[in-house]
């Protein structure tokens, strides 16, 4: 440097639920908590789902899938 994320070690993240808080809402954030995750790291570019809205439209979801970007350790 490339492959690669199967085993091991060390570590990482954190669903449901509860408390607080913000939001009309989907949901976000903080604390507790662990169902799971080898990209459950980042990104709404594409599709899906969901919310608000009479509509136009605006938003939520990266733990729904795809794409893009980045990456620790072991091993080869």
């Nucleotide at each position: 440097u490339c492959u690669g994320u199967a085993c091991a070690a060390g570590g990482g993240c954190a669903a449901a639920c509860c408390c607080g808080u913000c939001g009309u809402g989907a949901g976000g954030c903080g604390g507790g908590g662990a169902c799971g995750c080898a990209a459950a790291g980042c990104u709404u570019c594409c599709g899906g789902u969901c919310u608000u809205g009479a509509a136009a439209a605006a938003g939520a979801u990266a733990g729904c899938g795809g794409g893009g970007c980045c990456g620790c350790c072991a091993a080869g």
c-di-GMP-I riboswitch aptamer from a Pseudomonadota bacterium, 76 nucleotides, folded computationally.
Its Rfam family is "c-di-GMP-I riboswitch aptamer". Rfam describes the family as follows. GEMM was predicted in a large-scale screen for bacterial structured RNA regulatory elements.
Model confidence (mean pLDDT): 80 of 100.
It was read from a public genome assembly, where an Rfam model found it.